[in-house]
Molecule: c-di-AMP riboswitch aptamer (ydaO/yuaA leader)
Organism: Solirubrobacterales bacterium
RNA sequence: UGCCCAUCAGUGCCGAGUCCCGCGCCUUCCGAGGGGCGGGAUCGGGGGACCCAGAUGCGGCCUGCGGGCCGCGGGGGCGAAUCGUCACGACAGCCGUGACGUAGCGCACAGCGCGCGAGCCCGACAGCUAACCCCGUAGGCGCCCCGCAAGACCGA
Repeated sequence: UGCCCAUCAGUGCCGAGUCCCGCGCCUUCCGAGGGGCGGGAUCGGGGGACCCAGAUGCGGCCUGCGGGCCGCGGGGGCGAAUCGUCACGACAGCCGUGACGUAGCGCACAGCGCGCGAGCCCGACAGCUAACCCCGUAGGCGCCCCGCAAGACCGA
């Protein structure tokens, strides 16, 4: 460092992330426990008609002022996680970093309050949407009990 098994209380939080059954494997103090694969329920999400809705911005040049040409800027999903101002980088535009706020979200609440305001995915493509089709059912954290280990200081 890697793999397998066993042992190790409880109680809460974010989140859709819980439950049941079958097969087989491991452990066993033979009471039982745990994992893997598969199926189902539940909860969550996406795609998908009619109808309805919708069909874009910035910069440069030209203009008879109606517009034309060129260049740039995609769009969408999960989630509370959007949007704005300032500064710097870059500088057509987009984008990045930081600070301050903010739509929105969570916890606690007798009261004071305390936090979050991320990240990931699709890949030129999806408005809504009945039938129908597809996907997920994770992960993370607090209080606190027990146990183990490291280090510092002091003394001998």